The RNA shown here (transfer RNA) has 75 nucleotides and comes from a Verrucomicrobiales bacterium. Model confidence (mean pLDDT): 82 of 100. NCBI's taxonomy places the organism under Bacteria, Pseudomonadati, Verrucomicrobiota, Verrucomicrobiia, Verrucomicrobiales.
This record gives sequence, C1' cells and structure tokens, in this order.
RNA sequence: GGUCCGUUGGCGCAGUGGUAGCGCAAUACCUUGACAUGGUAGAGGUCACUAGUUCGAAUCUAGUACGGACCACCA
Repeated sequence: GGUCCGUUGGCGCAGUGGUAGCGCAAUACCUUGACAUGGUAGAGGUCACUAGUUCGAAUCUAGUACGGACCACCA
C1' cells in the first nucleotide's frame, strides 16, 4: 500500500429498509428475623463519526476513525 471483517444500553450479543430487542449486571418493590435464592416492575442506547440514496436507514452507498485477519512491497 491492497482486500476483507467488526464497531448497537455498564458487559456479552441479536436485529439485512418500516418508530431497536434478548441475556447478564445495576436500581426499586415483594418474599426473610437477616442474608442468599426466587418473583415483579421500571429505567438505561437517537446503533463509532460525517455526508448521500430513499416517503422512510442500525440496515443500502461513499468517506473518515478505531480494532482485527490475510496478501504484497521494503532499502
């Protein structure tokens, strides 16, 4: 330098055009004499960033950033 993959709540992941979900964690409540376990509930992310396409973008296109894999080059 080239090709490809990844980036989504605190953590791990799903979601491949129609208003973003699951598990765990955390919080509150119930249960207990207390703790643990169990149960219930709500909260928390404008989807890495910037543009574009579209009636509509996490999703498609381009660029940028970060991480990774492979290939090539090197005096």